A computed fold for a 373-nucleotide RNA from Tranquillimonas alkanivorans, annotated as Bacterial RNase P class A.
The model forms 96% of the base pairs in the Rfam consensus.
Its mean pLDDT, the model's own confidence on a scale to 100, is 76.
It matches the Rfam family "Bacterial RNase P class A". It is annotated as a ribozyme.
């Protein structure tokens, strides 16, 4: 000094005039007024309204190593295995393929109860007597072809081969030992038996009811449908009869079953109520942000303290001057001049998250190489 790795910040600053929205006014006038993503609507949740409750089952969708966090997550924090990369770190759709079914393109002899194409060994036959030809057995050690060829390396062993036999390494088993756990580690056995895809289909474990602030309440006139209350009316049996009343059957209410609870032919009267459209609430005090301390490795939590911080709805948050910060061109030897010129984007109930755009600028740690001392 040069490369790179991760984590964080901040996203132009004062006046001054002219105007938007909101809120206060003592009506002159004073306060407030966009983000780190306000954005993609991709997870979660809070509120709200809808379906009779409640247990189980099924459908149907999402999630997948483990152990923590949190309201809750597909998020987020530590660890594990596995892959990259000298490292610093960085990726990981990471539960089962000995329950089952499907599938494995071209190539290639053969692609999942394997397979003799070239080529190694061997018998037997012919003659042209060879390192030859035919016909027949053996062999998956080598070539060759593919993403992928049915355990790998070496060594014994054979005609020539081969877990055939043996070492180590791989695979399985069930045991010790560390750990909460994933998992790691060690001797001991067993034999090669078990190829891939689960992002086909499935199994297994966990979680999920549906719309959504145009939700949803109130305010304000009609009809349709809606809802209460009252009359007629209405299976059987019980009570002398009739109403009432009790009992039971049928039925009806969710996808299914139980259990529970509630309706109960069909007509008529009042009474409430009722679309668009428009205010008005829902809506700004929150799983809220600061500092402080304790607990944790961390993500977080507990405690004390302090802060108020946009509320629009055809939708406010802007322009425009001047001076100064970056920054980029130019011009001077230099102070400095000149001339352009501000990144991605904008609230719409609210949260936590992800993930995606983003000029320029700053700060921390840490790693690799060079080079001084």
């Nucleotide at each position: 000094g040069c490369g790179g790795a991760c984590g964080g910040c901040u996203g132009g600053a004062u006046g001054g005039c002219c105007g938007c929205a909101c809120c206060c006014u003592u009506c002159g006038g004073g306060g407030u007024g966009a983000g780190g993503a306000a954005a993609g609507u991709c997870c979660g949740g809070a509120c709200u309204c809808c379906a009779u409750g409640a247990a189980g089952c099924g459908a149907c969708g999402g999630u997948g190593c483990c152990g923590g966090g949190u309201a809750a997550c597909g998020c987020c924090c530590g660890g594990g295995c596995g892959g990259g990369g000298c490292g610093a770190c960085c990726c990981g759709a990471c539960g089962g393929a000995a329950a089952g079914c499907g599938c494995c393109a071209c190539a290639g002899a053969a692609a999942a109860c394997a397979g003799a194409c070239c080529g190694c060994c061997u018998u037997c036959g012919c003659c042209u007597c060879g390192u030859g030809c035919g016909a027949g057995g053996g062999u998956c050690a080598g070539g060759g072809u593919g993403a992928a060829a049915c355990g790998g390396u070496g060594g014994g062993g054979u005609a020539a081969g081969a877990g055939c036999c043996c070492a180590c390494c791989g695979c399985g088993g069930g045991c010790c030992u560390g750990g909460c756990a994933a998992c790691a580690g060690g001797a001991c056995c067993g034999g090669c038996a078990c190829g891939g895809c689960a992002a086909g289909c499935c199994c297994c474990a966990c979680c999920g009811g549906g719309a959504g602030c145009a939700a949803u309440g109130c305010c304000g006139a009609a009809u349709a449908g809606g809802g209460a209350u009252c009359c007629c009316g209405c299976g059987g049996g019980g009570c002398a009869c009739g109403g009432a009343c009790c009992c039971c059957a049928a039925g009806g209410c969710g996808g299914c079953u139980u259990c529970a609870g509630c309706c109960c032919a069909g007509g008529g009267a009042u009474c409430c109520g009722g679309g668009u459209u428009g205010g008005c609430a829902g809506c700004a005090a929150g799983a809220c942000c600061c500092c402080g301390u304790c607990c944790g490795c961390a993500a977080g939590g507990g405690c004390g303290g302090g802060g108020c911080u946009a509320g629009a709805u055809g939708a406010a948050u802007g322009g425009u001057c001047a001076u100064c910060c970056a920054c980029g061109g130019g011009g001077g030897c230099a102070a400095c001049c000149c001339c352009g010129g501000g990144a991605c984007a904008g609230a719409a109930u609210c949260c936590g998250g992800c993930u995606u755009a983003c000029a320029g600028g700053c700060c921390g740690u840490c790693c690799g190489c060079g080079c001084a001392c």